A computed fold for a 350-nucleotide part of an RNA from Capsicum annuum, annotated as small-subunit ribosomal RNA, central domain. The coordinates come from a structure-prediction model, not an experiment, and the mean pLDDT is 87.
Context: one part of a larger RNA
RNA sequence: UUGAGCAUAAAGCAUCUGUAGGUGGCUUUUUAACUCCGCCGUCAAAUGCCAGGGCUUAACCCUGGACAGGUGGUAGAAGCUACCAAGCUGGAGUACGGUAGGGGCAGAGCGAAUUUCUAGUAGAGUGGUGAAAUGCGUAGAGAUCAGAAAGAAUACCAAUGGCGAAAGCACUCUACUGGGUCGACACUGACACUGAGAGAUGAAAGCUAGGGGAGCAAAUGGGAUUAGAUACCCCAGUAUUCUUAGACAUAAAUGAUGGAUACUAGGUGCUAUGUGUGUCGACCCGUGCAGUGCUGUAGCUAACACAUUAAGUAUCCUACCUGGGGAGUACGUUCGUAAAAAUAAAACUC
Numbered sequence: 001u002u003g004a005g006c007a008u009a010a011a012g013c014a015u016c017u018g019u020a021g022g023u024g025g026c027u028u029u030u031u032a033a034c035u036c037c038g039c040c041g042u043c044a045a046a047u048g049c050c051a052g053g054g055c056u057u058a059a060c061c062c063u064g065g066a067c068a069g070g071u072g073g074u075a076g077a078a079g080c081u082a083c084c085a086a087g088c089u090g091g092a093g094u095a096c097g098g099u100a101g102g103g104g105c106a107g108a109g110c111g112a113a114u115u116u117c118u119a120g121u122a123g124a125g126u127g128g129u130g131a132a133a134u135g136c137g138u139a140g141a142g143a144u145c146a147g148a149a150a151g152a153a154u155a156c157c158a159a160u161g162g163c164g165a166a167a168g169c170a171c172u173c174u175a176c177u178g179g180g181u182c183g184a185c186a187c188u189g190a191c192a193c194u195g196a197g198a199g200a201u202g203a204a205a206g207c208u209a210g211g212g213g214a215g216c217a218a219a220u221g222g223g224a225u226u227a228g229a230u231a232c233c234c235c236a237g238u239a240u241u242c243u244u245a246g247a248c249a250u251a252a253a254u255g256a257u258g259g260a261u262a263c264u265a266g267g268u269g270c271u272a273u274g275u276g277u278g279u280c281g282a283c284c285c286g287u288g289c290a291g292u293g294c295u296g297u298a299g300c301u302a303a304c305a306c307a308u309u310a311a312g313u314a315u316c317c318u319a320c321c322u323g324g325g326g327a328g329u330a331c332g333u334u335c336g337u338a339a340a341a342a343u344a345a346a347a348c349u350c
Base pairs, nucleotide, nucleotide: 005320008303012318014201015200016199017198021194022193023192025088026087027086028085031082033081035077036076038074039073040072041071042070043069049065050064051063052062053061054060091191092188093187094186096183097182098181099180103177104176106174107173108172109171114150115149116148117147118146120144121143125136126135162169163168207246208245209244210243211242215241220236221235222234223233258317259316260315261314262313263312266295267294268293269292270291271290273288274287275286276285299306323350324349325348332343333342334341
């Protein structure tokens, strides 16, 4: 390589957009590259296969032949792929009318709580723990009440719920803005799917330069515990956590499950939106589409399980895997301020 795989055994890129490439709906026509078929040439001999023969047999040798196939030329066919031309509407998209939403970005604002400060009342403890102590407090703490300031996060609603490509998104209001879905069928007429390279986005932590800093809290200091205690517990506490502009590009970035299309029993919830019977109307009872759950048949699976949201049955495209360790390491290269990241072996060993 063939083959076999990729939820959990090695293996789906963190996610999307998209170039080249690969693949691609229905009808009619053209051409004949691909495909199919006839004929001719050629693919040396030896070897190999089949049949027969010669050495006493065999090895060995001799004669003859064929299947299948490659390649070139030539005469044809037109079902598939492809090409030419013309159409179609089911895929895809646009326009129209609704609709749900923590989708994004920017601005403004409310309340609860916390901490600090100021003033009053009051007067000895408070805080913390398994028990304590460090700590705070007669220079008036803790408690209570009134006022002020600051920063961060949004209780209840809240859900097995919603939205987003993923990361993620929740107090209220406003401006701008992306996407989905449903309904009618008006328009375009295959415009589609995937996607090597490439580009964009990408939690937290860490980094650079400003700002901000209430609470929490790596590091650090102290008190305990202990044989020790560089910990668990307690009292403090800086970076960080917040924000602006960059930079980083990684996570158990998970559904451990790539994307698209079609088909294949049901039952029962929820969300959004149509519709039928019926009704004054809302229910109730049916039915369609899109999403999101539970359960379950066939099938599949090593089992667990999955099961119309497939891990079933098929097609197309793509990433990746090939015993454990060495090792996601060394060297080299790219990228980064750095930390690191990406690509990525071998010797050796079992």

Record summary: The source organism's lineage runs through Eukaryota, Euphyllophyta, Solanaceae, Solanoideae and Capsicum. It matches the Rfam family "Bacterial small subunit ribosomal RNA".